Model confidence (mean pLDDT): 82 of 100. Transfer RNA from a Saprospiraceae bacterium, 73 nucleotides, folded computationally. It matches the Rfam family "tRNA". Gene Ontology term of the family: triplet codon-amino acid adaptor activity. Rfam classes the family as a transfer RNA. RNAcentral holds the sequence, with entries from ENA.
[in-house]
RNA sequence: ACGGGUAUAGCUCAGCUGGUAGAGUGGCGGAUUCCAAAUCCGUAGGUCGUGGGUUCGAUCCCUACUGCCCGUG
Numbered sequence: 001a002c003g004g005g006u007a008u009a010g011c012u013c014a015g016c017u018g019g020u021a022g023a024g025u026g027g028c029g030g031a032u033u034c035c036a037a038a039u040c041c042g043u044a045g046g047u048c049g050u051g052g053g054u055u056c057g058a059u060c061c062c063u064a065c066u067g068c069c070c071g072u073g
Base pairs, nucleotide, nucleotide: 001072002071003070004069005068006067007066010025011024012023013022019056027043028042029041030040031039049065050064051063052062053061
């Protein structure tokens, strides 16, 4: 340089043929316990990498850029 993949909660990841985003874990509060751990209940937390386009509507489609990973020479 070229080709491909990937970017969603603090972390690891889902998200169906486009219809207003979830789980686990972690955080906080509570129950239980002599105190903890484990377990159970509740709760908060997101401009869906950035800009633009298509659409009535975009995490999803198109496009440029950025970070990371893999490959080719």